[in-house]
SAM riboswitch aptamer (S box leader) from a bacterium, 87 nucleotides, folded computationally.
RNA sequence: CGCUCAUCCAGAGCGGUGGAGGGACAGGCCCGGAGAAACCGCGGCAACCGGUCGCAAGACACGGUGCCAACGCCUGACCGAUGAGUA
Numbered sequence: 001c002g003c004u005c006a007u008c009c010a011g012a013g014c015g016g017u018g019g020a021g022g023g024a025c026a027g028g029c030c031c032g033g034a035g036a037a038a039c040c041g042c043g044g045c046a047a048c049c050g051g052u053c054g055c056a057a058g059a060c061a062c063g064g065u066g067c068c069a070a071c072g073c074c075u076g077a078c079c080g081a082u083g084a085g086u087a
Base pairs, nucleotide, nucleotide: 002086003085004084005083006082007081008080013042014041015040016039017038021031022030023029025076026075027074028073043068044067045066048064049063050062051060052059053058072079
């Protein structure tokens, strides 16, 4: 990277470095020198997989991911993201 399935109107940010971009794409509409992306530290949310407990429903949040402006920001598409599986 391809394919399959599930989910995407809930929820959760501070500090340091950095220095102009960011919200996938197009058009909008927004965020941004009162500091964007990225990286680091700490914190948090959630509960997909594993684990533990439970007859079960489910609980916990220990391990593996993920996520922490706005409904996937809105509309669109043969769109995208994340998880689990698979050749």
The model forms 93% of the base pairs in the Rfam consensus.